A computed fold for a 480-nucleotide part of an RNA from an uncultured bacterium, annotated as small-subunit ribosomal RNA, 3' major domain.
It matches the Rfam family "Bacterial small subunit ribosomal RNA".
Its mean pLDDT, the model's own confidence on a scale to 100, is 84.
Context: one part of a larger RNA
RNA sequence: UGACGGGGGGCCCGCACAAGCGGUGGAGCAUGUGGUUUAAUUCGAUGAUACGCGAGGAACCUUACCUGGGUUUGACAUAUACUGGAAUGUUAUAGAGAUAUAGCAGCGUAGCAAUACACCGGUAUACAGGUGCUGCAUGGCUGUCGUCAGCUCGUGCCGUGAGGUGUUGGGUUAAGUCCCGCAACGAGCGCAACCCCUACUGCCAGUUACUAACAGGUUAUGCUGAGGACUCUGGCGGAACUGCCGGUGACAAACCGGAGGAAGGUGGGGAUGACGUCAAGUCAUCAUGGCCCUUAUGUCCAGGGCUACACACGUGCUACAAUGGCCGGCACAGAGCGAUGCAACACCGCGAGGUUAUAGCAAAGCGCAAAAAACCGGCCGUAGUUCGGAUUGAAGUCUGAAACUCGACUUCAUGAAGGUGGAAUCGCUAGUAAUCGCGCAUCAGCACGGCGCGGUGAAUACGUUCCCGGGCCUUGUACA
Numbered sequence: 001u002g003a004c005g006g007g008g009g010g011c012c013c014g015c016a017c018a019a020g021c022g023g024u025g026g027a028g029c030a031u032g033u034g035g036u037u038u039a040a041u042u043c044g045a046u047g048a049u050a051c052g053c054g055a056g057g058a059a060c061c062u063u064a065c066c067u068g069g070g071u072u073u074g075a076c077a078u079a080u081a082c083u084g085g086a087a088u089g090u091u092a093u094a095g096a097g098a099u100a101u102a103g104c105a106g107c108g109u110a111g112c113a114a115u116a117c118a119c120c121g122g123u124a125u126a127c128a129g130g131u132g133c134u135g136c137a138u139g140g141c142u143g144u145c146g147u148c149a150g151c152u153c154g155u156g157c158c159g160u161g162a163g164g165u166g167u168u169g170g171g172u173u174a175a176g177u178c179c180c181g182c183a184a185c186g187a188g189c190g191c192a193a194c195c196c197c198u199a200c201u202g203c204c205a206g207u208u209a210c211u212a213a214c215a216g217g218u219u220a221u222g223c224u225g226a227g228g229a230c231u232c233u234g235g236c237g238g239a240a241c242u243g244c245c246g247g248u249g250a251c252a253a254a255c256c257g258g259a260g261g262a263a264g265g266u267g268g269g270g271a272u273g274a275c276g277u278c279a280a281g282u283c284a285u286c287a288u289g290g291c292c293c294u295u296a297u298g299u300c301c302a303g304g305g306c307u308a309c310a311c312a313c314g315u316g317c318u319a320c321a322a323u324g325g326c327c328g329g330c331a332c333a334g335a336g337c338g339a340u341g342c343a344a345c346a347c348c349g350c351g352a353g354g355u356u357a358u359a360g361c362a363a364a365g366c367g368c369a370a371a372a373a374a375c376c377g378g379c380c381g382u383a384g385u386u387c388g389g390a391u392u393g394a395a396g397u398c399u400g401a402a403a404c405u406c407g408a409c410u411u412c413a414u415g416a417a418g419g420u421g422g423a424a425u426c427g428c429u430a431g432u433a434a435u436c437g438c439g440c441a442u443c444a445g446c447a448c449g450g451c452g453c454g455g456u457g458a459a460u461a462c463g464u465u466c467c468c469g470g471g472c473c474u475u476g477u478a479c480a
Base pairs, nucleotide, nucleotide: 001480002479003477004476007475008474009473010472011471012470013469014468016464017463020428021427022426023425024424027318028317029316030315031314032313033312034311035309036308043054044053065304066303067302068301069300070299071298074127078126079125080124081123082122083121084120085119088105089104090103091102092101093100094099108117109116110115129293130292132291133290134289138287139286140282141281142280143278145276150189151188152187153186154185155184156165157164158163169180170179171178195270196269197268198267200238201237202236203235204234205233206232210227211226214225215224216223241264244258245257246256247255248254320421324380325379326378327377328376329375336368337367338366341361342360346355347354348353387418392413393412394411395410396409397408398407434456435455436454437453438452439451440450
């Protein structure tokens, strides 16, 4: 100097505890994992930092696995030599298909032609190919400590040296933030700010958005003329800086209170992750050293598997009901998406959906689109029920060559467990939790997951003794 801890002391922070609200752990189902099973149940991820994770969507494909059937210059690339044929489109037969065989149409550009070029096939050789191994050979990317406030350097000074000082101290801050002091003086990477969204406002601009005044018109509607006020859209500005006032403080930094203000002390949210730690994760995104396979560990195809099921765990969804369920009526969003697309209206069907394949719309224009909880009225009366919907039977719809293994949805019937969940454990401090629906990506089809969006909208925080994690100083040490 570091490291260490069932050491000690001091200071401080964080949904860390406490105070609250809602969950998980019990039930059913969904999903991931372990285990077991299997011809295969492909591979990876494994305390925190794996387990609705890679996967933003396994019927075929995907697919890496298994079984079987093929193939060997190869499914793909470049080059050379020889050789056949335009390319290309298409039919028939055999087959599970890959593929094999046979046939038909078709005759490129330059040149009189030979031939050359382009493209396709065959033979031969270099080579291709590998989701095979090693993340403990690597790049790149990522998680984590942690958005924690730290990590360092130059010169000087101190020390024989390792090294120290600066960075410690007194205050203060979200912050190594700032002030003061000091053998230090400065600087860099971090902090903060600069960036984006949001909250207020001015100017400019008004179409597809808007409608106050004027006019026309309708059963009705900005429907029309028109307007540029308002809303809104979107571009450029303004606005917040402890700037002002009072108090505290060391005459400082700052803190507390107040005024004005749409907003007040980082206004709210996002992006942004220092030096490093865990030989953390990834050779299966990609790249790549080495090793290995080369009639196979490559490659093509069909079918199967990744969807198995005594069980165990994680993450969710739906409930156990009356702050509720059912029936009828009736409001109010935001953000998105749409051409192999979104699809109104009308008609048919109890419904999923279908029909004309039609109106309109490359969309502030048309459509998806019904927001739901809420509100109003009625029924139910504490019951395994008009709660709950698993499971099963039957009949259907849609996508798709194809829903048996193995899709989603609808209708009728069925109506299981479940009466608030042991030890234990998780999230959240405000437009948050809780609760309600809507959209998007992936996608033919398939969402209780993910990513977004708005609606309704709480309780509590005395405090820092204790648990967990972290920062600074000091002291101790059998370690280096």